The part of an RNA shown here (large-subunit ribosomal RNA, domain IV) has 325 nucleotides and comes from a Bacteroidia bacterium. Its mean pLDDT, the model's own confidence on a scale to 100, is 87. Its Rfam family is "Bacterial large subunit ribosomal RNA".

[in-house]
Context: one part of a larger RNA
């Protein structure tokens, strides 16, 4: 030196990214116990006090009187507490072996397919699961307890529905063409029927084009000008696009770029935090929107005890190392 592991004046978060680590609380009894609260809880809330012996009485709890210590839960074990504010309601699940979490899950709610030989998935099929089930079932997708709610847009894309008209494949058709030749011609040539080659008009379904429907389907949810008797701003006009222009709650937020916005609280100072404002670069309603008691080895800010984390260092033990031998 390093590790582990005790002890420390006076201070007590001055450390530090961050109270990491330690400290400190801690058992039983009794008192006592707030905000909110789904009335169950929050609660072991907080805060408070007491705990040995020996002796008398008493069945006994107990009560009294007494005595030792620094210390009566005499050693070990055995919640730290509060305020506050994101997120997620909650027990639970996860990246075996850096990630435990806001991530998944989950009760709940929709939407949607499936009439049973059910749809769905597996396989070439038999066949099997669904299910020895039967629409209060089963699959798929999205949302996530619970309370208030959950707007406006079907033009794209999607999917369901329709079938009048265009567009269309093989097939169906066969109008012609084109080679060959029986035959006719002296020859050029012509050339029915055959045979092969090829082939037009006509007919064809689903699909598409099209007409509706559908957003708890994928998705969307405007600009620009002017105006009120101080300014200032515009309930108000105007005007331009659109499928329709973001409603209600929320808001510098896990979203805010400029940004340490401004204001107010906490502080001697606060780029974080805690309340508000609305200029929302770029919140918003099941990709759900705003709240919520409870709950968390979340994660954010303050406080209270506590403490070698620190001023700032020092001792001690144990064991590694180094030196010697």
């Nucleotide at each position: 030196u390093c590790a582990u592991g005790g002890c420390u004046a006076a201070g007590g978060a001055a450390c530090u990214a961050g109270g990491c680590a330690a400290a400190a609380u801690a058992a039983c009894c009794c008192u006592g116990u707030a905000a909110c609260u789904u009335c169950g809880g929050g609660a072991g809330a907080a805060a408070g006090g007491g705990u040995g012996c020996u002796g008398u009485a008493g069945a006994g709890a107990u009560a009294c009187a007494g005595c030792c210590g620094c210390a009566g839960a005499g050693a070990a074990a055995a919640g730290g507490c509060c305020c506050u504010g994101g997120c997620g309601a909650c027990u639970g699940u996860u990246u075996a072996a850096c990630a435990a979490a806001a991530a998944c899950a989950c009760a709940u709610g929709g939407c949607u397919u499936u009439g049973c030989g059910a749809a769905a998935u597996c396989g070439a099929a038999a066949g099997a699961u669904g299910a020895a089930g039967u629409a209060u079932a089963a699959g798929g997708c999205c949302u996530g307890a619970c309370a208030c709610c959950u707007g406006c847009c079907c033009g794209g894309u999607g999917c369901u529905g329709g079938a009048a008209g265009g567009u269309u494949a093989a097939g169906a058709g066969g109008a012609g063409a084109u080679g060959u030749u029986a035959u006719c011609g002296c020859a050029a040539g012509a050339g029915a029927g055959g045979c092969a080659u090829u082939g037009a008009a006509u007919u064809g379904a689903a699909g598409c084009c099209c007409c509706a429907g559908u957003a708890a389907a994928c998705g969307g949810c405007g600009g620009c000008c002017g105006u009120a008797a101080c300014u200032a701003u515009a309930a108000c006009g105007g005007u331009c696009c659109u499928a329709a222009g973001g409603u209600a709650g929320c808001g510098a937020a896990a979203u805010u770029c400029c940004u340490u916005g401004u204001c107010g609280g906490g502080u001697a100072a606060g780029u974080u935090c805690c309340g508000a404002c609305c200029u929302g670069c770029a919140c918003g309603a099941a990709u759900g929107g705003u709240g919520u008691a409870a709950c968390g080895a979340u994660c954010u800010g303050g406080g209270c005890a506590c403490u070698g984390u620190c001023u700032c260092a020092g001792c001690c033990a144990u064991g590694a190392g180094c030196u010697c031998g």